[in-house]
RNA sequence: AGAGUUUGAUCCUGGCUCAGGAUGAACGCUGGCGGCGUGCCUAACACAUGCAAGUCGAGCGGAGUUAUGAGAGGUGCUUGCACCACUUUUAACUUAGCGGCGGACGGGUGAGUAACACGUGAGUAACCUGCCCUUGAGUGGGGAACAACAUCGAGAAAUCGGUGCUAAUACCGCAUAAUAUCUCUUUGCCGCAUGACAGAGAGAUCAAAGGAUUUAUUCGCUUGAGGAUGGACUCGCGUCCGAUUAGUUAGUUGGUGAGGUAACGGCCCACCAAGACAUCGAUCGGUAGCCGAACUGAGAGGUUGAUCGGCCACAUUGGGACUGAGACACGGACCAGACUCCUGCGGGAGGCAGCAGUAAGGGAUAUUGGUCAAUGGGGGAAACCCUGAACCAGCCAUGCCGCGUGAGGGAAUGAGGCCCUACGGGUCGUGAACCUCUUUUACUCGGGGACAAGGCGUCGCACGUGAUGCGGCGUUGAGGGUACCGAGGGAAUAAGCGUCGGCUAACUCCGUGCCAGCAGCCGCGGUAAUACGGAGGACGCGAGCGUUAUCCGGAUUCAUUGGGUUUAAAGGGUGCGCAGGCGGCCUGCCAAGUCAGCGGUGAAAGCCCGGGGCCCAACCCCGGAAGUGCCGUUGAUACUGGUGGGCUGGAAUGCGGUCGAGGCGGGCGGAACGUGGCGUGUAGCGGUGAAAUGCGUAGAUAUUCGGAGGAACACCAGUGGCGAAGGCGGCUUGCUGGGCUCUAACUGACGCUGAGGCUCGAAAGUGUGGGGAGCAAACAGGAUUAGAUACCCUGGUAGUCCACACUGUAAACGAUGAUUACUAGGUGUGGGAGGUCUGACCCCUUCCGUGCCGCAGUUAACACAAUAAGUAAUCCACCUGGGGAGUACGGCCGCAAGGUUGAAACUCAAAGGAAUUGACGGGGGCCCGCACAAGCAGUGGAGUAUGUGGUUUAAUUCGAAGCAACGCGAAGAACCUUACCAGGUCUUGACAUCGUAUGCAUAGUCUAGAGAUAGAUGAAGCCUCUUCGGAGGCAUAUAGACAGGUGGUGCAUGGUUGUCGUCAGCUCGUGUCGUGAGAUGUUGGGUUAAGUCCCGCAACGAGCGCAACCCUUACCUUUAGUUGCUACGCAAGAGCACUCUAAAGGGACUGCCGUUGACAAAACGGAGGAAGGUGGGGAUGACGUCAAAUCAUCAUGCCCCUUAUGACCUGGGCUACACACGUACUACAAUGGCAAUUAACAAAGAGAAGCAAGACAGUGAUGUGGAGCAAAUCUCGAAAAAUUGUCCCAGUUCAGAUUGCAGGCUGCAACUCGCCUGCAUGAAGUCGGAAUUGCUAGUAAUCGUGGAUCAGCAUGCCACGGUGAAUACAAUCCCGGGCCUUGCACACACCGCCCGUCA
Repeated sequence: AGAGUUUGAUCCUGGCUCAGGAUGAACGCUGGCGGCGUGCCUAACACAUGCAAGUCGAGCGGAGUUAUGAGAGGUGCUUGCACCACUUUUAACUUAGCGGCGGACGGGUGAGUAACACGUGAGUAACCUGCCCUUGAGUGGGGAACAACAUCGAGAAAUCGGUGCUAAUACCGCAUAAUAUCUCUUUGCCGCAUGACAGAGAGAUCAAAGGAUUUAUUCGCUUGAGGAUGGACUCGCGUCCGAUUAGUUAGUUGGUGAGGUAACGGCCCACCAAGACAUCGAUCGGUAGCCGAACUGAGAGGUUGAUCGGCCACAUUGGGACUGAGACACGGACCAGACUCCUGCGGGAGGCAGCAGUAAGGGAUAUUGGUCAAUGGGGGAAACCCUGAACCAGCCAUGCCGCGUGAGGGAAUGAGGCCCUACGGGUCGUGAACCUCUUUUACUCGGGGACAAGGCGUCGCACGUGAUGCGGCGUUGAGGGUACCGAGGGAAUAAGCGUCGGCUAACUCCGUGCCAGCAGCCGCGGUAAUACGGAGGACGCGAGCGUUAUCCGGAUUCAUUGGGUUUAAAGGGUGCGCAGGCGGCCUGCCAAGUCAGCGGUGAAAGCCCGGGGCCCAACCCCGGAAGUGCCGUUGAUACUGGUGGGCUGGAAUGCGGUCGAGGCGGGCGGAACGUGGCGUGUAGCGGUGAAAUGCGUAGAUAUUCGGAGGAACACCAGUGGCGAAGGCGGCUUGCUGGGCUCUAACUGACGCUGAGGCUCGAAAGUGUGGGGAGCAAACAGGAUUAGAUACCCUGGUAGUCCACACUGUAAACGAUGAUUACUAGGUGUGGGAGGUCUGACCCCUUCCGUGCCGCAGUUAACACAAUAAGUAAUCCACCUGGGGAGUACGGCCGCAAGGUUGAAACUCAAAGGAAUUGACGGGGGCCCGCACAAGCAGUGGAGUAUGUGGUUUAAUUCGAAGCAACGCGAAGAACCUUACCAGGUCUUGACAUCGUAUGCAUAGUCUAGAGAUAGAUGAAGCCUCUUCGGAGGCAUAUAGACAGGUGGUGCAUGGUUGUCGUCAGCUCGUGUCGUGAGAUGUUGGGUUAAGUCCCGCAACGAGCGCAACCCUUACCUUUAGUUGCUACGCAAGAGCACUCUAAAGGGACUGCCGUUGACAAAACGGAGGAAGGUGGGGAUGACGUCAAAUCAUCAUGCCCCUUAUGACCUGGGCUACACACGUACUACAAUGGCAAUUAACAAAGAGAAGCAAGACAGUGAUGUGGAGCAAAUCUCGAAAAAUUGUCCCAGUUCAGAUUGCAGGCUGCAACUCGCCUGCAUGAAGUCGGAAUUGCUAGUAAUCGUGGAUCAGCAUGCCACGGUGAAUACAAUCCCGGGCCUUGCACACACCGCCCGUCA
């Protein structure tokens, strides 16, 4: 000190959350020791039991016990001893009562209290103070009682009553007495004042108690003065929340008098007056003991008020008093209430918020302990007694602090084990083991100071006997057989908790599979989870660790320090204005604010600093500082303030001029409109996208004339004017408000703002009365529509208009409060003034208003920018996450509608602003494409083939699914293939590697079986190399490691492929701009097939794409030529001109000309040329998109199967068939079919388990046979076309499905299930609905040919050539795409988002 979270990304606003510290804590897991603290926060709930306040016999009279002396008596009798009772002396002790002092302190609690209760500072001239200290005076002499006690009585008890006796330091007179008190007279002095103080004089009144004793004193008593201590009262200032509490108050406020008090006072009373308090918050309601301080914070602050200390209040609840120096009294008394207990029922007793303890409440808080040894308190002369105050101990990890659970070494192929692994290893980890050492703590044993300075007893000394001081001796310890010290043995007795996705330090495996669960926020989990659970490892803290709760912090998120208000939440709709706040220039005085010095106070403890004591620390002690405050006093006078004087730059007034839809009232006007009247005139009018409702032959619409009516004022008209805002528009007139300007005559700060208050305030709405042409909520009808309570049409009432009242709100907006000052410019416009000029103008200067552009500056950005959202000042209003909600309740206002003020529960982690990039739009612009259009041929109808869906089946294996699945994987399922089904079999296996053993295994034959397989027989007899040691190969047997899987996941993957799309795009470096995401470049003007090229430009370059380079085809040249070719009649031979072949070159580049264009790029036309503007075709597919396809080509992670999901065999299936779809073939015919004729005319391929010629046989498929050819040599081989004839528009001489019969071929095998041939049979079909496909030239269409796969099987696929068209006007529309721009609440991106109702 910050971080996470709104978005695809960004900046901002803004909330939520986290990291820190703290606690009288509680809960979970765990737990060795010690020191020092703390420990009912809840029920001020109820309390059993014990203790917590007594003491004094040196105040008093008694009573009692013991001892002692004396006396007289009695008993026993040993005649002087013992005992008993009585009287009396002395001594010691006990103490019920009277009396004194103390029970008003100490201890507890925080219920009440918002108050002079508390804090702080003053005051009392308005007061008191026992014991204590200092000091003065006095203490004489009498009297009368009441307890105890005795006796009688009442009562269960508690207790009480009657009679009688008695003492005092108890009580009461008398004497004496003042500097006491009171009254009167008077002097001085002080105070703001009431008055006080001091002195003098006179008069009056009031005291006392004795005790002890060594007789010297001492402790008391009475009365004064002073002090100290403690209290009482008064005042200034401070002290929580609520205005949805705005008025409160009758002893109330004041006065006079009397009373009362220690004392002032309505404290109380009588009378008189009518005051007193309050928006600077009275009253009322809620909450609360206050403070020193504690926690937190950088501080300012915020929160708290346990322990310790000060004050207050209370003592079961309420009330009033007595005693006393002091109480309205916790362990006193009285009354009343509630509760509990006793009772003989008549009556009594009690008060733990003292210490322990109990019950209850609660998440939760301890022992019915020890001692007065110390400190302190009460009493006493003292000894001493009392003291649950206090000091100690016990319990609890409740907190803080300290220590320990061992330390050092420890060989490396880093033991074993867990875990992970790429199987090589890694990690836990010097960790353990092992060696050496130590003994804090715990355990056992022994020793053991201080707290005792002091007190008490006794002795002595000093002094003067005492008091007092000093010294000796003795005695006094709860804690405590403690702390502490020493010894003993032995690593021996001692580690957990939380976390590990980000924030936030720490990672892997397994399990689970949106389940179980986690979670502080964001969020994890749907089969590879670092987020769940477990494990290993790691990180953090450590006798603790986490969780929960609460407070502060972070939060500048209530902002004094230190925030905001155009659009994020937030400027009041507007003005006037009381209070309040703030206020111009000069000057004198004052000194309240302000500043400075000094003084008092600010308790102690605490915090901080410096020392010191417990081994250290926590803890404790000492000193200092601080305590930012309050009070007093002395000074200063710049500023603020007060007061006096002056001024004119603010403000107002006057004189002159001027402006305008400013306001209110009256009058007038024309256009338009509907309506009524008389005409003209005839069939429609009106309305719409199209119609209909409606009006019209009873005469509409249209048109002429004159009449009555209401409302609004075209053009002018303008980001022009006026007004505070709302708002204001024909002309004229009356009344009236305001601004601006000029002048500087007058006043002399008179000003600004403005909570409450008051005024005005669009539209709609309300009330009463008018008015009512047009328009028009509601309503009616017609349309539209799935519906249409709407949009459109025809009608139409309130209302709109006027007058008078009310309402008081609007996106009442510039979403921007008012006022003042200052801070570059430019340009328009409205109203004035001045200057220049002879001058209407123009031009220059200036004031006020109203716009645009723009610098600095500001801003999150957009933007604002002298009319600020800039820089400053003053005042007011308002905001503090979204929703709930401008809602509810209450108050106020209103006739009502409603307005104003204005919450909470609950809920979410966002809601929001500005800008960016995309995608999208039934937004715009530009452009392209067989995209449309123009054409040609089709598909969709028929039959067949083939694929798919569906259905069926034991199985009909699997995949592909809009374009971009469907003659697709499959370039060829009868067995095989084959993955599917049924049945039969095998289990280290059909296939691979490794160990051992053997070389009698294997081939062949026979038998059984559907076969796999099983059995029998069985020729030859393992092979290769060798350094002869052996090595390798093959086969069989056997053991286990393992094999195997077309099983799952294409959403775990690689590779490959499709598609947008051969569309023209996609990016980068540097620079620049922007806070940033990003932009620029790549946009713009042209051009192109093209981000192709040119020009311009804060960009300059570059990359992947485009193009080109490659192949092929079209032309030519050169070279080379056999198997090719031939100018040789044939052959041979020769030759290479030609055709051809195959190698190298040439050729085409908008190069040339003209026009257009911007002097460009380029386009258009032309020449030449085989070819002309990319010549045609192919290969070539940018960044990316679709979780596109494929785990069944292959490879591969993980999961799954392992006598089976592997392997083998036979048979079946993949070929099924009410149906639906795709792709093709063949047709429906005459541009045709059939037949015949001809030396017809190709290209590209294939060929040895092959292609096969000629010849022969067959109607034919084909067969027999075999020349030639591993091929420019041999073989396989054209059709359409052309010519002639026939058919004559028909289900045909079209079409050929289907079926029958007979054959052929391949193959172990054509039944399921092949192809071909011949004869026969001769189905649907006569050009195809909605819809839809391909194609722009050697293309479509049409004709045949070859090849791969392949034993056989082609209407499919791939290739080849032959014949060979039509059309393209144009850019409106459909589809797809590219660029620019605009809007956006979308970003999974319009197949988006999202609203309402219902469940």

The RNA shown here (small-subunit ribosomal RNA) has 1399 nucleotides and comes from an uncultured bacterium. It matches the Rfam family "Bacterial small subunit ribosomal RNA".